[in-house]
RNA sequence: GGAGUCGGCCGGACAGUCGCGGCUUGGCGUCAGCGUCAGGCGGAGGAAAGUCCGGGCUCCAUCGGGCAGGGUGCCAGGUAACGCCUGGGGGGCGAGAGCCUACGGACAGUGCCGCAGAAAACAAACCGCCAACCCCGCGCGAGCGGGCGGUAAGGGUGAAAAGGUGCGGUAAGAGCGCACCGCGUCGGUGGCAACAUGCGACGGCACGGUAAACCCCACCCGGAGCAAGACCAAAUAGGGGAGCGAGCAGCCUCGGCUGCAACAUGCGGCCCGCAUGGGCUCCCGGGUAGGUCGCUCGAGGCGCGGGGUGACCCGCGUCCCAGAUGAAUGACUGUUCACGACAGAACCCGGCUUACAGGCCGGCUCCCGAU
Repeated sequence: GGAGUCGGCCGGACAGUCGCGGCUUGGCGUCAGCGUCAGGCGGAGGAAAGUCCGGGCUCCAUCGGGCAGGGUGCCAGGUAACGCCUGGGGGGCGAGAGCCUACGGACAGUGCCGCAGAAAACAAACCGCCAACCCCGCGCGAGCGGGCGGUAAGGGUGAAAAGGUGCGGUAAGAGCGCACCGCGUCGGUGGCAACAUGCGACGGCACGGUAAACCCCACCCGGAGCAAGACCAAAUAGGGGAGCGAGCAGCCUCGGCUGCAACAUGCGGCCCGCAUGGGCUCCCGGGUAGGUCGCUCGAGGCGCGGGGUGACCCGCGUCCCAGAUGAAUGACUGUUCACGACAGAACCCGGCUUACAGGCCGGCUCCCGAU
C1' cells in the first nucleotide's frame, strides 16, 4: 500500500423569531374545575417498524394431577423470562482472521425411498470371474463338454449397494486369516458437563437411509388483552319504591274508547275563565354520552469502584428524561459542514427479524514493497 474479517459508535451542528401539545411557578378572575397574563423545564428512534418470541401489569378461571393441543431439543452458565445472549463441545465451509449449524432417539412400533438398476432391505448374481468337490457324457490319458453350483474382487445403476490399503489364502473369491488405518464396547485418564483420548483390553465389525414423516423420550405452556380494567356520572327512554289523585255516565269485540267532573302544568296577586296533558311529584339502582384514573420512577439512565474469560452481577454516588386521545413534536431566517438515508411514540420492558444516505473508532488475518 492492497484485500478481507469481527466488534463498538454516530444518524447534520449552532443561533434567533413565531407556533403546537405536556408539566410547573407567580399574578388576576372563579366555590372549584377552569380561563387568562408573565416566566421556567423538558418534547420520537436505532430501528418508534414487523407484531415473530418472552415477561411485567389487569380481568376471568383455578386444590392437585392427567388427557388433548402447542412449543423447545449437544453441554454449562446469564436472566424476571425466552425460541434470546455468553462461553464451551461435535459436525461442515474457508489459505487464514473467521463463518454456518433444527445438533435427542432409526435394535419400541409404523410408514416412505421417485428415476435408474438384477437387487433399495429378516438385502441383492445383470455383465464378468471360477468350475476344486459331486453327477452325466466323451477320451487309453493329461483333460474336454454339460449339469448341480460357487463368488460381492472387477464392470455397470443410483443420493445411497455390507469399511479402506496391502499381504496371505483360494478353483475363483470373500474380515476367510493377518498387519496398519477406520469403527464399536468396556475400563482408565482429563473435564461440572457435552465430549476428548497415538492410554489399556476386547470385538472382524455393529443389523442402509429418512423423525422441519407419524411416533417415542425429556422439559416448558390456564385463557384473554390497556377497546385490559377501575371510578364519577347528565338529558331522554326504560326498571324498582314511596306519596298524592284515580268520581260519574254511555258504548262495545270486556279491555278499552268517548263525554263531564276532579287533578297537574301554563297565563294570573287571587277567583272565574281559557289552553294543554292523560296521571303527577320525589327517591333508589343499572347503563349510555361525557369526564377521571390506569399513564409512565423503570428488570431506568449516567459516573466511579469491585467480581466474572464473557453474557451479566454487586456496591456507592448522581439524575428525572414525551405521555397525546382528532391525537403535539412544526415553520421561517442566518451561519456552517462531509449537504443529510430508513423512518413517527399510543400500557411498559427484554429480545429477534427487517429497512437504512453517509461517517467515525478499535481488534485480528492474508498478500506485496522498503528498512